A computed fold for a 71-nucleotide RNA from an Oscillospiraceae bacterium, annotated as transfer RNA. It was read from a public genome assembly. The coordinates come from a structure-prediction model, not an experiment, and the mean pLDDT is 84. Its Rfam family is "tRNA". Rfam classes the family as a transfer RNA. Lineage of the source: Bacteria > Bacillati > Bacillota > Clostridia > Oscillospiraceae.

RNA sequence: GCGGGAUUAGUUCAAUGGCAGAAUGUCAGCUUCCCAAGCUGAAAACGCGAGUUCGAUUCUCGUAUCCCGCU
Numbered sequence: 001g002c003g004g005g006a007u008u009a010g011u012u013c014a015a016u017g018g019c020a021g022a023a024u025g026u027c028a029g030c031u032u033c034c035c036a037a038g039c040u041g042a043a044a045a046c047g048c049g050a051g052u053u054c055g056a057u058u059c060u061c062g063u064a065u066c067c068c069g070c071u
Stems, first nucleotide, its partner, number of pairs: 001070007010024004018054001026042005047063005
């Protein structure tokens, strides 16, 4: 330098153009003599910038970081 892949909640992962979900963690409450376990509820995310579209996590372009391969 070229090609490919990944980027979503604190963490690990889903979501094939139409309300962004789960597990785990965090917080609050219930339960318990206490702890653990259990139950209920809450907060919390689409790497960034543009474009296409009635509508974008999803499609297109650029860019950042990481990984793999080629040279």